[in-house]
Notes: Predicted 3D model of a 331-nucleotide part of an RNA (large-subunit ribosomal RNA, domain IV) from an activated sludge metagenome. It matches the Rfam family "Bacterial large subunit ribosomal RNA". Gene Ontology terms of the family: ribosome and structural constituent of ribosome.

Context: one part of a larger RNA
RNA sequence: CCUCCGUUAAGGAACUAGGCAAAAUGACCUCGUAACUUCGGGAAAAGAGGUGCUCCUAAAGGUGUCAAAACCGGAAGGAGUUGCAGUGACAAGGCCCUGCCGACUGUUUACCAAAAACACAGGUCUAUGCGAAUUCGGAAAGAAGAAGUAUAUGGACUGACGCCUGCCCAGUGCUGGAAGGUUAAGGGGAGUGGUGCAAGCUACGAACCGAAGCCCCAGUAAACGGCGGCCGUAACUAUAACGGUCCUAAGGUAGCGAAAUUCCUUGUCGGGUAAGUUCCGACCUGCAUGAAUGGCGUAACGAGUUGGGCGCUGUCUCAACGGAGGAUCCG
Numbered sequence: 001c002c003u004c005c006g007u008u009a010a011g012g013a014a015c016u017a018g019g020c021a022a023a024a025u026g027a028c029c030u031c032g033u034a035a036c037u038u039c040g041g042g043a044a045a046a047g048a049g050g051u052g053c054u055c056c057u058a059a060a061g062g063u064g065u066c067a068a069a070a071c072c073g074g075a076a077g078g079a080g081u082u083g084c085a086g087u088g089a090c091a092a093g094g095c096c097c098u099g100c101c102g103a104c105u106g107u108u109u110a111c112c113a114a115a116a117a118c119a120c121a122g123g124u125c126u127a128u129g130c131g132a133a134u135u136c137g138g139a140a141a142g143a144a145g146a147a148g149u150a151u152a153u154g155g156a157c158u159g160a161c162g163c164c165u166g167c168c169c170a171g172u173g174c175u176g177g178a179a180g181g182u183u184a185a186g187g188g189g190a191g192u193g194g195u196g197c198a199a200g201c202u203a204c205g206a207a208c209c210g211a212a213g214c215c216c217c218a219g220u221a222a223a224c225g226g227c228g229g230c231c232g233u234a235a236c237u238a239u240a241a242c243g244g245u246c247c248u249a250a251g252g253u254a255g256c257g258a259a260a261u262u263c264c265u266u267g268u269c270g271g272g273u274a275a276g277u278u279c280c281g282a283c284c285u286g287c288a289u290g291a292a293u294g295g296c297g298u299a300a301c302g303a304g305u306u307g308g309g310c311g312c313u314g315u316c317u318c319a320a321c322g323g324a325g326g327a328u329c330c331g
Base pairs, nucleotide, nucleotide: 001326002325003324004323005322006321007320008319010317011316014315019312027051028050029049030048031047036041038160052081053080054079055078056077057076061072062071063070082086094310095309096308097307099305100304101302102301106118107117122158123157124156125155126154127153128152134144135143136142161297162296163295164294166227167226168225171224172223173220174219175218176217177216180215181214182213186209187208191204192203193202194201195200228246229245230244231243232242255289256286267283268282269281270280271279
């Protein structure tokens, strides 16, 4: 010097990206326990007190009995006694407030990620009438679906619950339609060429008739998706309920909003601190929020994450001592 461990004056997070690590809490009994809440919870909330040993008095309950006795059992109470210390060692939650995300228990990158990711119950759309759709297979047989039958099965999206889920079908997709246009093979054959004396053989060929598809016409957004600009206007100023105009398929509704989304930005105001780029509450000027690519809330839950506080401590001020094992040196 390294690793592991123990103790530490005064202070107590001043350390640090961050209380990481450590310390602290801890068992059982009694008392007591808030907001909020889906009335189940939250809750071991929080916060207090007790616990040894000796003696006395002993309830409930149990065995037993016809009933008792007897035995087991020890709640609770009283008196005393002892140590620094009585769950005397070991083992055994730290707690509270707050925002975000995800409802929850679960699942996951075997060996750097456990999460806000996946799943989930619930919701919606869609396909499928049974030799079902869908899937495997060789365009098969045959299987799964299913020894099931639309309260079923497959696919897609969303993701408990509560309140809700606005406008746009122009584009793309899907579904339906069939009047017309286009259109392949095929049918059709006006007509033309070659050859032949000819019959014929042979090559080409205009109208016209020809499906699906596309064009076309509708529907459909919990299908893919999308959801404007400029100018003016109120008796202070400012702002604009109001008006004009251009464009669009329609111009973003309810909500939420400097947000896991805000560039300018450490926006502005308030709170917390002596001091706060973080945090919480507001405002709205949303670079570039927004409704099942779900919107906004939400009790409970979380080895998730943000900020604050109490307790506690060698994390630190600032280091010291001790123990065990190494390294090194000497032999």
The full RNA is in RNAcentral, with records from SILVA. The prediction has a mean pLDDT of 88.